[in-house]
Molecule: transfer RNA
Organism: Candidatus Desantisbacteria bacterium CG1_02_49_89
RNA sequence: GGGCGAGUGGCGGAACGGUAUACGCGACGGACUUAAAAUCCGUCGGUCGCAAGGCCUUGAGGGUUCAAAUCCCUCCUCGCCCA
Numbered sequence: 001g002g003g004c005g006a007g008u009g010g011c012g013g014a015a016c017g018g019u020a021u022a023c024g025c026g027a028c029g030g031a032c033u034u035a036a037a038a039u040c041c042g043u044c045g046g047u048c049g050c051a052a053g054g055c056c057u058u059g060a061g062g063g064u065u066c067a068a069a070u071c072c073c074u075c076c077u078c079g080c081c082c083a
Base pairs, nucleotide, nucleotide: 001082002081003080004079005078006077007076010025011024012023018066026044027043028042029041030040031039045056046055047054048053059075060074061073062072063071
């Protein structure tokens, strides 16, 4: 340099054009316990808000579409193969 694949919350990951963050891990709060572990319940992408709720978010930027993590283009990073 060429070809292919990957990039999504704190972590692993799901969704394969139609409610993004399912499910698990982990963390925090609570129940139980003399105390702890285990178990059970609740909360956890970011931001604004007392709350109800609003806005934003799938590596970055653009495009197609009523609608994009998903399709197209350019770029960045990582991995594999070829030279």